[in-house]
Context: one part of a larger RNA
């Protein structure tokens, strides 16, 4: 000088407290262990793994197994040798396909000579043969670039120079005080700087100007989208040396106004060689390639995160109202019209401010009457739809029926501080289509409760101890 302490000080954080809704308990839906398997490919494992890699395994995808095939190879780049009957194509047999075996076919064909033969030199393109090499989701992430997790948006990390100390360091960064902050301020052998804080960037609330496809009759509003104003503790009271803190004024917005992008020096040889990219190792008629089939979806069980209830603030049924964000030509797809529905026929109209999609929760009225029920929907038999070369293994959607556990869930544990939780529905990516109840987004209704820092947990500062480094 660190690090730790069931030492001490100060102090923050949904850490606890107060609240609110929940997991654990039931069924299912996804992942992991496990165990099974010819194979159930790999990979991630406290916190920082387990709807994670995967924004979508029937086939491909695939890295896994079985099985049949290929050999300069599915693909590149160059050498060399053949190369006018070789290529593309297309038939025929074996076959699951892939390939293998014959046949047919006949593109491109240049130069130069002897002079017309179906000549002969040379050179060349696919293609053959042979050689270099291709190729490896084949190992190491403890050999690596690149990304990326986590302390942590915490307020920390360190330089130059001077001065201290034999030194190895230390000041400075400490101390008073203030901040969300090593913010800023006063002190001060330190004086100033760097990388972090902070603002500079989108975004959203208000106002003005331009401008207006669309909308509408029109023109204004509202909207669209560019560009400026605005908010600085600026004004006013109290404290205060100051920094600042309290209050209050105008104001759409008040002291960081809300949200977002940004993540210093380092940690943990954290994770990725299976994104890519790469050193060394390794395989080369196999660990490469290609096909069919199955596996990745097997299930005594165990753990995780989700979703649906378990009911009356509800179920069902019947009129009725209000979004916003996105998306759309192999596309979105309207009217019409046939089905009880899924969905079919139609084919308008839109490369979209113009067409398509467009709510639920609410509200109003009606009916259940506390029950395993008109609660709840698993699971199981039947009938159909769609998509796709194909849904046996294993896709999703309607319909009849069938109704299964489950009456608020032990120890314990999780999220949240406000337009937030909770509830309610919408888009969007992946996508032929789906296991999407997950990811991310956008509306809609719309709370309680926070006396306080004694405890739990993580962290920042100063200080103390130490048989640790």
């Nucleotide at each position: 000088u660190g690090a730790c302490g069931g030492g001490g000080g100060a102090c923050c954080g949904c850490a606890c407290a107060a609240g609110c809704g929940g997991u654990g308990g039931a069924g299912c839906a996804u992942g992991u262990g496990g165990u099974u398997u010819a194979a159930u490919u790999c990979g991630a494992u406290a916190u920082u793994a387990a709807c994670c890699g995967a924004a979508g395994a029937a086939c491909c995808u695939c890295a896994c197994c079985g099985a049949g095939a290929c050999c300069u190879g599915a693909c590149a780049u160059g050498c060399a040798a053949g190369g006018a009957u070789u290529a593309a194509u297309c038939c025929a047999g074996c076959g699951a396909a892939a390939g293998c075996u014959g046949g047919a076919g006949g593109a491109u064909u240049g130069c130069c000579c002897c002079u017309u033969g179906u000549g002969g030199g040379u050179g060349u393109a696919a293609c053959u043969u042979g050689c270099a090499c291709a190729g490896g989701u084949g190992u190491u992430g403890c050999a690596u670039g690149g990304c990326c997790g986590u302390c942590g948006u915490c307020a920390g990390c360190u330089c130059g120079u001077g001065u201290c100390g034999u030194g190895a360091g230390a000041u400075g960064u400490c101390g008073g005080g203030u901040u969300a902050a090593g913010u800023c301020c006063c002190u001060u052998a330190a004086c100033g700087a760097g990388c972090g804080c902070a603002a500079c960037c989108c975004u959203u609330a208000c106002g003005g100007c331009u401008a207006g496809u669309u909308g509408u009759a029109u023109c204004a509003c509202u909207c669209u989208a560019g560009c400026c104003g605005g908010a600085c503790u600026g004004c006013c009271c109290c404290g205060g040396a100051a920094a600042c803190g309290g209050g209050g004024a105008g104001g759409a917005a008040g002291g960081u106004g809300g949200g977002g992008a940004c993540g210093a020096c380092g940690u943990c040889a954290a994770g990725u060689c299976g994104g890519c990219a790469u050193g060394g190792c390794c395989c080369u008629u196999a660990u490469g390639u290609c096909u069919c089939g199955g596996g990745c979806u097997g299930c005594a069980c165990a753990c995780a995160u989700g979703c649906u209830a378990c009911a009356a603030u509800g179920g069902c049924c019947g009129g009725u109202a209000c979004a916003a964000u996105a998306g759309g030509c192999a596309g979105c797809g309207a009217a019409g019209u046939c089905g009880c529905a899924a969905g079919g026929c139609g084919g308008a109209g839109c490369a979209a401010a113009u067409c398509c999609c467009u709510a639920a929760a609410g509200c109003c009225g009606g009916u259940c009457c506390c029950a395993g029920u008109u609660c709840g929907g698993a699971u199981u038999g039947g009938a159909g739809g769609c998509u796709g070369c194909a849904a046996c293994u294993u896709g999703c959607c309607u319909c009849c029926a069938u109704g299964a556990a489950g009456u608020u869930g032990a120890a314990a544990u999780c999220g949240c501080u406000a337009g937030u939780a909770a509830c309610c529905g919408c888009g969007c990516g992946u996508c032929a289509g789906c296991u999407a109840u997950a990811g991310u987004g956008c509306g809609g209704u719309g709370a309680a409760u926070a006396c306080g820092u004694u405890c739990u947990c993580g962290g920042u500062c100063c200080u103390u101890g130490u048989a640790c480094a």
The part of an RNA shown here (small-subunit ribosomal RNA, 3' major domain) has 469 nucleotides and comes from an uncultured bacterium. Its Rfam family is "Bacterial small subunit ribosomal RNA". Model confidence (mean pLDDT): 81 of 100.